The RNA shown here (small-subunit ribosomal RNA) has 1483 nucleotides and comes from an uncultured bacterium.
[in-house]
RNA sequence: AGAGUUUGAUCCUGGCUCAGGAUGAACGCUAGCGGCAGGCCUAACACAUGCAAGUCGAGGGGUAGUAUAAUAAAAGCUUGCUUUUAUGGUGGCGACCGGCGCACGGGUGCGUAACGCGUAUGCAACCUACCUUAUACAGAAGGAUACCCCAGAGAAAUUUGGAAUAAUACUUCAUAGUACUUUUUUAACACCUGUUUAAAAGUUAAAGCUCCGGCGGUAUAAGAUGGGCAUGCGUCUGAUUAGCUAGUUGGUGGGGUAAAGGCUCACCAAGGCUACGAUCAGUAGGGGGCCUGAGAGGGUAAUCCCCCAUACUGGUACUGAGACACGGACUAGACUCCUACGGGAGGCAGCAGUGAGGAAUAUUGGGCAAUGGAGGCAACUCUGACCCAGCCAUGCCGCGUGCAGGAAGAAUGCCUUAUGGGUUGUAAACUGCUUUUAUUUGGGAAGAAUCCCUCGACGUGUUCGAGGCUGACGGUAUUAAAUGAAUAAGCACCGGCUAAUUCCGUGCCAGCAGCCGCGGUAAUACGGAGGGUGCAAGCGUUAUUCGGAAUCAUUGGGUUUAAAGGGUCCGCAGGCGGAAGAAUAAGUCAGUGGUGAAAUCUCCCAGCUUAACUGGGAAACUGCCAUUGAUAUUGUUUUUCUUGAAUUUGGUCGGAGUGGGCGGAAUGUGUUAUGUAGCGGUGAAAUGCAUAGAUAUGACACAGAACACCGAUACGAAGGCAGCUCACUAGACCUGAAUUGACGCUCAUGGACGAAAGCGUGGGGAGCGAACAGGAUUAGAUACCCUGGUAGUCCACGCCGUAAACGAUGAUUACUCGAUAUUGGCGAUAUACGGUCAGUGUCUAAGCGAAAGUGAUAAGUAAUCCACCUGGGGAGUACGAUCGCAAGGUUGAAACUCAAAGGAAUUGACGGGGGCCCGCACAAGCGGUGGAGCAUGUGGUUUAAUUCGAUGAUACGCGAGGAACCUUACCAGGCUUAAAUGUAGUAUGACAGGUCUGGAAACAGAUUUUUCUUCGGACAUAUUGCAAGGUGUUGCAUGGCUGUCGUCAGCUCGUGCCGUGAGGUGUUGGGUUAAGUCCCGCAACGAGCGCAACCCCUAUCUUUAGUUGCCAUCAGGUUAUGCUGGGGACUCUAAAGAAACUGCCAGCGCAAGCUGAGAGGAAGGCGGGGACGACGUCAAGUCAUCACGGCUUUUACGUCCUGGGCCACACACGUGCUACAAUGGUUGGUCAGAGGGCAGCUACACAGCGAUGUGAUGCAAAUCUCUAAAGCCAAUCUCAGUUCGGAUUGGAGUCUGUAACUCGACUCCAUGAAGCUGGAAUCGCUAGUAAUCGCGCAUCAGCCAUGGCGCGGUGAAUACGUUCCCGGGCCUUGUACACACCGCCCGUCAAGCCAUGGAAGCUGGGGGUGCCUGAAGUCGGUAACCGCAAGGAGCUGCUUAGGGUAAAACUAGUAACUGGGGCUAAGUCGUAACAAGGUAACC
Repeated sequence: AGAGUUUGAUCCUGGCUCAGGAUGAACGCUAGCGGCAGGCCUAACACAUGCAAGUCGAGGGGUAGUAUAAUAAAAGCUUGCUUUUAUGGUGGCGACCGGCGCACGGGUGCGUAACGCGUAUGCAACCUACCUUAUACAGAAGGAUACCCCAGAGAAAUUUGGAAUAAUACUUCAUAGUACUUUUUUAACACCUGUUUAAAAGUUAAAGCUCCGGCGGUAUAAGAUGGGCAUGCGUCUGAUUAGCUAGUUGGUGGGGUAAAGGCUCACCAAGGCUACGAUCAGUAGGGGGCCUGAGAGGGUAAUCCCCCAUACUGGUACUGAGACACGGACUAGACUCCUACGGGAGGCAGCAGUGAGGAAUAUUGGGCAAUGGAGGCAACUCUGACCCAGCCAUGCCGCGUGCAGGAAGAAUGCCUUAUGGGUUGUAAACUGCUUUUAUUUGGGAAGAAUCCCUCGACGUGUUCGAGGCUGACGGUAUUAAAUGAAUAAGCACCGGCUAAUUCCGUGCCAGCAGCCGCGGUAAUACGGAGGGUGCAAGCGUUAUUCGGAAUCAUUGGGUUUAAAGGGUCCGCAGGCGGAAGAAUAAGUCAGUGGUGAAAUCUCCCAGCUUAACUGGGAAACUGCCAUUGAUAUUGUUUUUCUUGAAUUUGGUCGGAGUGGGCGGAAUGUGUUAUGUAGCGGUGAAAUGCAUAGAUAUGACACAGAACACCGAUACGAAGGCAGCUCACUAGACCUGAAUUGACGCUCAUGGACGAAAGCGUGGGGAGCGAACAGGAUUAGAUACCCUGGUAGUCCACGCCGUAAACGAUGAUUACUCGAUAUUGGCGAUAUACGGUCAGUGUCUAAGCGAAAGUGAUAAGUAAUCCACCUGGGGAGUACGAUCGCAAGGUUGAAACUCAAAGGAAUUGACGGGGGCCCGCACAAGCGGUGGAGCAUGUGGUUUAAUUCGAUGAUACGCGAGGAACCUUACCAGGCUUAAAUGUAGUAUGACAGGUCUGGAAACAGAUUUUUCUUCGGACAUAUUGCAAGGUGUUGCAUGGCUGUCGUCAGCUCGUGCCGUGAGGUGUUGGGUUAAGUCCCGCAACGAGCGCAACCCCUAUCUUUAGUUGCCAUCAGGUUAUGCUGGGGACUCUAAAGAAACUGCCAGCGCAAGCUGAGAGGAAGGCGGGGACGACGUCAAGUCAUCACGGCUUUUACGUCCUGGGCCACACACGUGCUACAAUGGUUGGUCAGAGGGCAGCUACACAGCGAUGUGAUGCAAAUCUCUAAAGCCAAUCUCAGUUCGGAUUGGAGUCUGUAACUCGACUCCAUGAAGCUGGAAUCGCUAGUAAUCGCGCAUCAGCCAUGGCGCGGUGAAUACGUUCCCGGGCCUUGUACACACCGCCCGUCAAGCCAUGGAAGCUGGGGGUGCCUGAAGUCGGUAACCGCAAGGAGCUGCUUAGGGUAAAACUAGUAACUGGGGCUAAGUCGUAACAAGGUAACC
């Protein structure tokens, strides 16, 4: 110090989360020791038991118990002992009187928002026992009373009566002053009441004891200590708490108190507090400190210290120096206990301990040795204060669990590419060393010095010195020796943040998770293991808190679009405020003094072996008060000034406002005229109007509302404002000269204005037009469209008070480059102008900004004031309050829920957005499909099986370029040496074949025959080793191959430049092209993959070559034929070349290029065709071509065989063939190219109607062979279900093949179905193309081929054009999409869960008020009783805790029913929003 998380990516805003520290903690796992600390945070809940406050005999009477001495008496007997009794004599002492203490110490935090606490002052308004100092004094007298004794009541607690008695108990008298009270007077001081001094009068004291040393007593004054009271300042949250207060505020006078005071009472006055937050409600002890933080702050109030409050709950006083009293009293209440039922007792928030509550917090311990306290002369006694010990890893600190060597890098484990390697790991074993700690045996502290006793000294003081006595902890700390690595390591984590990874298991299951998120068969994220990382006697988790968070921002944030500027103006309080002088010194600054307790923190030093811990010293305590100065600045007072502000002269401006008057156009209606059948309306229609005369056209009249053109802008605070004109009102600007003299700016609360809609009352009502009605549209259409139409829109008055009331930009002031347009003035003769003032716009520099943008009209630089914001949703909702007639407005939450929501910009994709362009995309044409029959593929169905795959385009005559067996993967039935195969070794010479038996066959069994050889071996079998096998699964684990967009023109890179960045530029623009093809321009310059070209075929020519091809010329020959000699001319063959490049011409153009029936040329603008397929898309297709990871199977999911199936058939679809006929059918004659051929193609001859057969010949091919049809020529048929069409069926055959039943093709004869040109819709094709005609080949025994791939023959029509449909390319635009429109997403309803509002009611809680009652007690009154009296008892008045009662407010819980809200993979209905979202959206 930061990091993760919104996006495809980016920047920003913004929340959530993490890393750090801390804790009186708790929980989980684990645990060796010590030191120092800490230890009921919850029930101020209830408490058994023990202890926690007594002491003094040197105050007193005394003597129960106890010790002892003496005396006396009695008894026993051991004759001097024991026991008993009596005598308080002595030590001592229960109970009693009396003194002091019990008000300290210790606990707790209920209450309290307060002078309670903190801090600083004051008391001229006060008290203070014990202690210290000083002065003075202590004389005399008296009457009681407790214990004890006697008698009594009661269960007890307790208590009554009688008699006797003492004191340092009580009373009276005397004495007294620097005491107190009253009066008078003087001066000095002081802060109002006063203080000091002087005089006079009056009043109040006492106690003794003694060891003779002393200890006490009284009065007064002073000190010290401790307290009381008052005041300034500070001290939580809520305004959805705005008014509170009758002893209330003040005065006078009584009373009361230690003391001021409404503290209390009587009377008088009407005050006092409050927006600087009263009152009310909630919460809470306050501080020093502690935690955190750089600090400022934030949080907290355990332990220690100070203060306060409190002692079962409430009230009350007594005693006392001090209490309204924790271990005192009285009283009321609740609770518990005892009881003889009549009455009584109690108070752990002291120390232990118990129960309960709770996640959770200890021993019914030892000791007064030390420190401190009470009493005492003292010894001493008491002390759960305290000092110690025990329990607990609760925390902090320290130590240890060994150290060194040791590689065969052992073994196990784990991983792996597995004959091996890596890791665990110098780790272990093994060798040597050490002994902290643990164990054993010994020694063994400091803390102790007082008091007291003894002795000594002198200064004779309870002063000093020496000695003696005293230790709970504790045989503890510590120390010595011995033995021996011996006694001692875990926890969490390992996807990123965040240090640390592999295997196995699991398979959106189980589970993890702080956030993001993991898990659906290869999980570094779950569980286990190996390994690693971190910390370590601990480690993790949970909770809380600060930090990070500048995420409430004083330090230190924002508000155009992210949350956020009030709709606008006026304006009180408040805040801020121009220039100069003077005074003052409140703010401010400096010095000094006081205080800021100690502890804590910081620094230094020191003590425990170190540290934690503790001690000493310093510093600090940033604060408050007082005082002395300074005077720039702010404030205050005062004197001036003119530049801010205002007033005034003259002029100008405007749709500024209010109220009148007037006007024309349009619309509607009425009357009337002309006129006739429609009008109107729409995408198209219909409703509607119209023969009772509409619409249209003309005239006249009436009505209401709005003001075309001008028009650009102007004005107004905003809302807003427009025909012309008059009156009134207000404003702004310019200009000049004066006047006032800071009079200013902003503005919470408040006031005024405030579009539209809406409301009230009364008018008005032409047009428009919510609601409503009808017609359409639609699946529906409560909409969009149409026809009507009521409120309303208009006027007057009164409400409402909100808008995307927007510039989404508060007001004011100052400053800061330029350009340009425009409105109103001024300057001057001016239409000139670098002029000037005030506005209104556009562009732009710097700057600012996340960017878009803004930019003198700031969102720049500064200042002042106001308003507002703090994640999204819930929600501008609920409740409360307030305003309103209502509608509703203003103010304005929480629970719960999510990890985002959002802004700007980027790249894509998309749009029922736009522009440009292309393509058989449309159009123009030709021919089809869809109808029929058949073939073939698919779906579906069926089946034992109908094997599998392909499924929009991009599956469906596809894989399959050949399913009768085989193929074959499917089904039924069989087999298990794991079959076939390869390889290596060994052995054998067989195996195969034939025959027979069983069987469907495979196979099993029996029998028979039996090797070759170049001697290397081959072949076969058996056996052994190695590799099994799988058309099982996953194409979503993959390679390879392929389809498609698409032969579309695109896709990128380097460097540079621009941008914070994603990215952009280049690649866009202007032209051009088939093309990102080329040219021009340009912050780009270049380059790559694509395009094109290079390759092949084809069109022309040349050269070379001339067989099997050719034959013009020459010769020969045949019925005839290049048949033969010969020839290379031609055709052709097959190799090499040439040729075409907009090269030439004309026009256009800068160029690229385009146009031209141009020239030339075989070919002309890419000549035609093919191969060739960029970056990528579709998790496209294929695990069944092949290969391959994982999974799975092993008498089977392997393999062999027979038979069956893949060919099924109510049906649906795709692709084809043949047709429906005369451009035709039938019959006869005539013309190719390219391929194939030895288990082959076959001439020719013969037989057969024919398929074909028999014989025979040539050819491993330019030689032989397989070879056309349409067309053309001729004949016939004559429009019909036909001489069209050929399905189907019957019969007879041929061929292939072991085998044509399921299930082949072909031939012949016979049969002769549907079909007469095909609905909606849809396909192909732009030239040698479509159409049409046949031929060949692959596969193949044969063939279901009408398929596929090629070949040639004949050979068209049309294209105006790019509006539309489809697809694509480029640019641009919008976007809430990015899985990218097959996207996203809204609302109701239905289901589950959660929190919450309302609600008839029900149940609590605290506080206040009225009335009734009223304990104890203080105070007041009082003749009867007691007492001589003082006084008391009793009675009584006021007051009060508590109780009762009544009405209301507040608050909490609960509730039938009810409202909305949130959340929840796959529910229903629609499709509102995002694109022009299909009616632009929104307020």
Its Rfam family is "Bacterial small subunit ribosomal RNA".